RNA sequence: CUCUUAUUCAGAGUCGGUGGAGGGACAGACCCUGUGAAACCCAGCAACCAUCACUUCGGUGAAAAGGUGCUAACCUGAGGCAAGGAUCAUUCCUUGAACAAUAAGAG
Repeated sequence: CUCUUAUUCAGAGUCGGUGGAGGGACAGACCCUGUGAAACCCAGCAACCAUCACUUCGGUGAAAAGGUGCUAACCUGAGGCAAGGAUCAUUCCUUGAACAAUAAGAG
């Protein structure tokens, strides 16, 4: 990097330290940010893998020391694509796809 499976609900720093200008993946928007962005450290959250106990072998529960992940949002995986619905209209809602993220496995 590609493929497969599962999840994309909730939770946890807008008062920690270093750092100094960007960030929220992506058009357009709407936001955050020198009242301090990214990144790193620390702290915390969760429980995918691993661990332990039970098991009808499908799973269930416990714990948080290990491998990862995550910690702005009237929720921006909002929106952009397709189908359908509500509405006089503005606009709103539902489902799906694509793209994206994370874990585990394979190449």